[in-house]
RNA sequence: GGAGGUGUAGCUCAGUGGUAGAGUGCACGCUGAGCAUACGUGAGGCCCUGGGUUCAACUCCCAGCACCUCCA
Repeated sequence: GGAGGUGUAGCUCAGUGGUAGAGUGCACGCUGAGCAUACGUGAGGCCCUGGGUUCAACUCCCAGCACCUCCA
RNA backbone atom coordinates (compact mmCIF):
# COMPACT_ATOMS: atom_id res chain seq x y z
C1' G A 1 0.00 0.00 0.00
C1' G A 2 -4.24 -3.68 -1.08
C1' A A 3 -8.38 -7.13 0.58
C1' G A 4 -11.72 -9.00 4.20
C1' G A 5 -14.04 -9.15 9.11
C1' U A 6 -15.74 -7.05 13.83
C1' G A 7 -17.94 -2.63 16.68
C1' U A 8 -25.16 -3.66 20.69
C1' A A 9 -25.66 -3.46 28.95
C1' G A 10 -19.53 -3.62 33.33
C1' C A 11 -17.98 -8.45 30.54
C1' U A 12 -19.22 -12.53 26.67
C1' C A 13 -22.68 -12.38 22.78
C1' A A 14 -27.90 -12.83 20.18
C1' G A 15 -31.04 -9.71 17.36
C1' U A 16 -32.42 -9.88 8.36
C1' G A 17 -36.87 -2.69 8.38
C1' G A 18 -41.94 -1.75 12.93
C1' U A 19 -41.32 0.36 21.06
C1' A A 20 -33.64 -3.65 22.01
C1' G A 21 -32.70 -9.29 24.43
C1' A A 22 -29.96 -13.58 26.89
C1' G A 23 -26.01 -15.44 30.00
C1' U A 24 -22.82 -13.54 33.66
C1' G A 25 -21.87 -9.54 36.90
C1' C A 26 -24.24 -5.47 40.12
C1' A A 27 -28.32 -3.63 43.82
C1' C A 28 -32.49 -5.05 46.82
C1' G A 29 -35.75 -8.78 48.74
C1' C A 30 -36.39 -13.94 50.21
C1' U A 31 -33.99 -18.34 52.46
C1' G A 32 -30.29 -18.94 56.30
C1' A A 33 -27.08 -18.09 63.22
C1' G A 34 -23.98 -16.36 59.44
C1' C A 35 -21.73 -17.13 54.49
C1' A A 36 -22.62 -19.45 49.90
C1' U A 37 -26.35 -21.64 46.67
C1' A A 38 -31.31 -21.45 44.87
C1' C A 39 -35.62 -18.24 43.96
C1' G A 40 -38.00 -13.29 43.07
C1' U A 41 -37.67 -8.05 41.79
C1' G A 42 -34.90 -4.00 39.84
C1' A A 43 -31.19 -0.73 37.87
C1' G A 44 -27.95 -0.41 33.84
C1' G A 45 -28.03 0.89 26.23
C1' C A 46 -28.30 8.16 22.16
C1' C A 47 -27.02 -0.03 19.24
C1' C A 48 -18.64 3.25 17.31
C1' U A 49 -19.13 8.48 14.63
C1' G A 50 -21.33 11.49 10.63
C1' G A 51 -24.39 11.53 6.42
C1' G A 52 -28.05 9.06 2.82
C1' U A 53 -32.55 5.80 1.45
C1' U A 54 -37.46 4.86 3.74
C1' C A 55 -43.77 6.42 6.57
C1' A A 56 -40.26 3.92 9.81
C1' A A 57 -33.07 2.01 10.28
C1' C A 58 -29.25 -1.83 15.40
C1' U A 59 -30.78 -3.85 10.54
C1' C A 60 -29.98 -1.30 3.77
C1' C A 61 -26.21 2.35 1.22
C1' C A 62 -21.78 5.91 1.56
C1' A A 63 -17.69 8.07 4.20
C1' G A 64 -14.79 8.10 8.61
C1' C A 65 -12.64 6.02 13.35
C1' A A 66 -10.83 1.79 16.44
C1' C A 67 -9.43 -3.28 16.67
C1' C A 68 -8.43 -8.23 14.31
C1' U A 69 -6.92 -11.39 10.07
C1' C A 70 -4.77 -12.15 5.22
C1' C A 71 -1.71 -10.45 0.83
C1' A A 72 2.42 -7.37 -0.69
Transfer RNA from Balaenoptera acutorostrata scammoni, 72 nucleotides, folded computationally. Model confidence (mean pLDDT): 82 of 100. A source record names the gene tRNA-Und-NNN-1-1. Its Rfam family is "tRNA". The family's RNA type in Rfam is transfer RNA.